[in-house]
RNA sequence: GAUAAAGGCAAACCCGCCGAAAGACGGGGACGCAAAGCCGUGGGUCUACAGUCACCUGAAAACGUGACCAUGAUCGCCAGGUUGCCGAA
Numbered sequence: 001g002a003u004a005a006a007g008g009c010a011a012a013c014c015c016g017c018c019g020a021a022a023g024a025c026g027g028g029g030a031c032g033c034a035a036a037g038c039c040g041u042g043g044g045u046c047u048a049c050a051g052u053c054a055c056c057u058g059a060a061a062a063c064g065u066g067a068c069c070a071u072g073a074u075c076g077c078c079a080g081g082u083u084g085c086c087g088a089a
Base pairs, nucleotide, nucleotide: 001086008033009032013028014027015026016025018023031076037082038081039080041079042078043077044074045073046072051068052067053066054065055064
C1' cells in the first nucleotide's frame, strides 16, 4: 500500500460439541480484512459458576430476586510486542 500477481483468513447465520454464561472448537457459509498471523503486556468491553451483601419467606433453613465481583472471555475493540507475501507510485 497498487484497478498488480500468487495466495491467505473467515463475520453474520445454520449444524455438531464443550461451557453456568460470555464464548471457544469442528463443518457449512462469506460480512469483510495488507497482518482479520501469533502473544492476554496496558486499556476498553462482555459474562458472573463460585463468593460477599441486601431483599423475599419464616421459628429456622432452603429456594428465588437484585447489586458487587474475574481467577473466565474478546487479538475481527484499541494500543503494544513479535513473525511474515509482493514490490508499482